The RNA shown here (SAM riboswitch aptamer (S box leader)) has 85 nucleotides and comes from an Actinomycetota bacterium.
Its Rfam family is "SAM riboswitch aptamer (S box leader)". Rfam's curators write: The SAM riboswitch is found upstream of a number of genes which code for proteins involved in methionine or cysteine biosynthesis in Gram-positive bacteria.
RNA sequence: CGCUCAUCAAGAGCGGCUGAGGGACAGGCCCUUUGAUGCCGCGGCAACCGGCGAACGCACGGUGCCAAUGCCUGAUCGAUGAGAG
Numbered sequence: 001c002g003c004u005c006a007u008c009a010a011g012a013g014c015g016g017c018u019g020a021g022g023g024a025c026a027g028g029c030c031c032u033u034u035g036a037u038g039c040c041g042c043g044g045c046a047a048c049c050g051g052c053g054a055a056c057g058c059a060c061g062g063u064g065c066c067a068a069u070g071c072c073u074g075a076u077c078g079a080u081g082a083g084a085g
Base pairs, nucleotide, nucleotide: 001085003083004082005081006080007079008078013042014041015040016039017038021031022030023029025074026073027072028071043066044065045064048062049061050060051058052057070077
């Protein structure tokens, strides 16, 4: 980087630094100097893979996630995990 499979109406935020954008894309709508975004620290949610267990499960390891149904609609769309290349 593309391919295959699964999931995407539940759930979970504070602080420090930064300082104007952000919600993938288009159109809407919304969030935002009462601090966007990014990074860091701590905390939390969840249970895809591993681990443990007879199983329900636990939450120890690897990811992921913590405004709004993937915010809504659209598409030959996107995201995350697992797998084979």